[in-house]
Context: one part of a larger RNA
RNA sequence: UGACGGGGGCCCGCACAAGCGGUGGAGCAUGUGGUUUAAUUCGACGCAACGCGAAGAACCUUACCGGGGCUUGACAUCCUACGACAUCCUAAGAGAUUAGGUUUCCGGGUAACCGGACGCAGAGACAGGUGCUGCAUGGCUGUCGUCAGCUCGUGCCGUGAGGUGUUGGGUUAAGUCCCGCAACGAGCGCAACCCUCGUCGUGUGUUGGUCCGCAAGGAUCUCUCACGCGAGACCGCCGGUGACAAGCCGGAGGAAGGUGGGGAUGACGUCAAGUCAGCAUGGCCCUUACGUCCCGGGCUACACACGUGCUACAAUGGGGAGGACAGCGAAUCGCUAACCCGCGAGGGCAAGCUAAUCUCUUAAACCUCUCCUCAGUUCGGAUUGAAGGCUGCAACUCGCCUUCAUGAAGUCGGAAUCGCUAGUAACCGCAGAUCAGCUACGCUGCGGUGAAUACGUUCCCGGGCCUUGUACA
Numbered sequence: 001u002g003a004c005g006g007g008g009g010c011c012c013g014c015a016c017a018a019g020c021g022g023u024g025g026a027g028c029a030u031g032u033g034g035u036u037u038a039a040u041u042c043g044a045c046g047c048a049a050c051g052c053g054a055a056g057a058a059c060c061u062u063a064c065c066g067g068g069g070c071u072u073g074a075c076a077u078c079c080u081a082c083g084a085c086a087u088c089c090u091a092a093g094a095g096a097u098u099a100g101g102u103u104u105c106c107g108g109g110u111a112a113c114c115g116g117a118c119g120c121a122g123a124g125a126c127a128g129g130u131g132c133u134g135c136a137u138g139g140c141u142g143u144c145g146u147c148a149g150c151u152c153g154u155g156c157c158g159u160g161a162g163g164u165g166u167u168g169g170g171u172u173a174a175g176u177c178c179c180g181c182a183a184c185g186a187g188c189g190c191a192a193c194c195c196u197c198g199u200c201g202u203g204u205g206u207u208g209g210u211c212c213g214c215a216a217g218g219a220u221c222u223c224u225c226a227c228g229c230g231a232g233a234c235c236g237c238c239g240g241u242g243a244c245a246a247g248c249c250g251g252a253g254g255a256a257g258g259u260g261g262g263g264a265u266g267a268c269g270u271c272a273a274g275u276c277a278g279c280a281u282g283g284c285c286c287u288u289a290c291g292u293c294c295c296g297g298g299c300u301a302c303a304c305a306c307g308u309g310c311u312a313c314a315a316u317g318g319g320g321a322g323g324a325c326a327g328c329g330a331a332u333c334g335c336u337a338a339c340c341c342g343c344g345a346g347g348g349c350a351a352g353c354u355a356a357u358c359u360c361u362u363a364a365a366c367c368u369c370u371c372c373u374c375a376g377u378u379c380g381g382a383u384u385g386a387a388g389g390c391u392g393c394a395a396c397u398c399g400c401c402u403u404c405a406u407g408a409a410g411u412c413g414g415a416a417u418c419g420c421u422a423g424u425a426a427c428c429g430c431a432g433a434u435c436a437g438c439u440a441c442g443c444u445g446c447g448g449u450g451a452a453u454a455c456g457u458u459c460c461c462g463g464g465c466c467u468u469g470u471a472c473a
Base pairs, nucleotide, nucleotide: 001473002472003470004469005468007467008466009465010464011463012462013461015457016456019420020419021418022417023416026311027310028309029308030307031306032305033304034302035301042053043052064297065296066295067294068293069292070291073126077125078124079122080121082119083118088101089100090099091098092097105116106115107114108113128286129285131284132283133282137280138279139275140274141273142271144269149188150187151186152185153184154183155164156163157162168179169178170177194263195262196261197260199231200230201229202228203227204226205225208221209220210219211218212217234257237251238250239249240248241247313413317372318371319370320369321368322367323366329360330359334353335352339348340347341346379410384405385404386403387402388401389400390399426449427448428447429446430445431444432443
């Protein structure tokens, strides 16, 4: 100087408390451990691994296993020789591949020939490796933590390490600001500048809104909306308080009040944290194989254990009938209206839309009427049987969906444990990425309905500042 203390003081944070809803019990989904396996590819391991890399494992992906092939190679550059290549057909084969047939390029030049691209053959330089090392690395990322801290120049103090400044009195979300002070200044952080939501003004006005019209179309931009530009919030005003300060409390006005809500933004550093399998890269290793092609299998196994979720156990509910209201988005290899067929998944026909125009797109919870009357039930839907639909070369291992039948566990969950302070929690649906299809109940967004509680800081956890002890560094 730090770190640590079941030392002290001060202060924060859904940290506790107050409150609402969960997890832990059930079934299923998913990830992991373990076990199994020819293989169940690899990585991630307290917080900060475990619906994580994976925003899509039937083949492909794929790195794993079995078998069948290749050896200048699936891919790059160079040399030589020959020929355009591709395509299509036939035969063998599981395919990779092999054999045969078909066909035959461009530019320059009269031509010989030269050059180019592509293919095949050959020789070697070389290629190739998701093989190892994240404890050799770059880059990127997580975490403490959006915590308020981390430092520098000069000066001063100290033999020195170092200190001072940065401590102190107030104050703040903040090393935020004020005052004081052997310090005076400055930098990286904080804040602001950026995006978005909320109010108003103004400009523009189609594909949007309104009005007229049966329609074609016309008029218009007051309103909603869309896209720009601008105004607005600063403790600015008043009162109180404070040290005449910084500020704090209350009030007025205001759409908004003391950082208005949300986002982006992550200081010096810590964890030899994570990643050599995203990429790059040193070293080491393989080179008829640890490279590469193909078929099939595996990553989907299952006595178990854990994490994260979904659906429930019902009457604030379930079923039936009718009725209402969103926003974000996506679409031409696409979204697919209307109509017809089918109980349905879906199929047929076919308009519009490169989209404020057309489509996805009827949102659901909600409201009205009605049935059920507390039961393993008209709760719950697992599991299984049968019949179908769709995608795709192909749904056996191993896809999703529909209909009928079947109807399991489950009656609110031990110890323990998680989230959330407001348009939040809880409940409800919708869209999108990935994607042929989908194991999505995941993820990322969007809107609808819409609470309760916070006395307080003794205690648990994490953190900040000062101080104290130390045999630790």
A computed fold for a 473-nucleotide part of an RNA from an uncultured bacterium, annotated as small-subunit ribosomal RNA, 3' major domain.